About this RNA: Bacterial small signal recognition particle RNA from a Chloroflexota bacterium, 100 nucleotides, folded computationally. Rfam family: Bacterial small signal recognition particle RNA. Its Rfam clan is "SRP clan". Rfam's curators write: The signal recognition particle (SRP) is a universally conserved ribonucleoprotein involved in the co-translational targeting of proteins to membranes. The coordinates come from a structure-prediction model, not an experiment, and the mean pLDDT is 76. NCBI's taxonomy places the organism under Bacteria, Bacillati, Chloroflexota.
RNA sequence: AGCUCGGUCCUGCGCGGCGGAGACCCGCGAACCCCGCCAGGUCCGGAAGGAAGCAACGGUAAACGGUGCACUCCGGGUGCCGCAGGGGCGCCGAGCUGGA
Repeated sequence: AGCUCGGUCCUGCGCGGCGGAGACCCGCGAACCCCGCCAGGUCCGGAAGGAAGCAACGGUAAACGGUGCACUCCGGGUGCCGCAGGGGCGCCGAGCUGGA
């Protein structure tokens, strides 16, 4: 110096990881405009009974908070990851050949 192979580059597929959101779980959560059950009291009734129903109690909706990661979705200058294809100006590594 040349040749070959590979990497760096591009594209696609895949794997893991990071972040966000949703779902799940837990907590809290409507005096009344949620539900249930309704003490007291109220109403109807001659009575027996019945009706509506506040507080309390219980359960929840929206919202809020917490937590865990198995799940779903989205995202990237995520990874000295994998596979395939493309590219071959330059750079790096390896091998071979020739010359000095």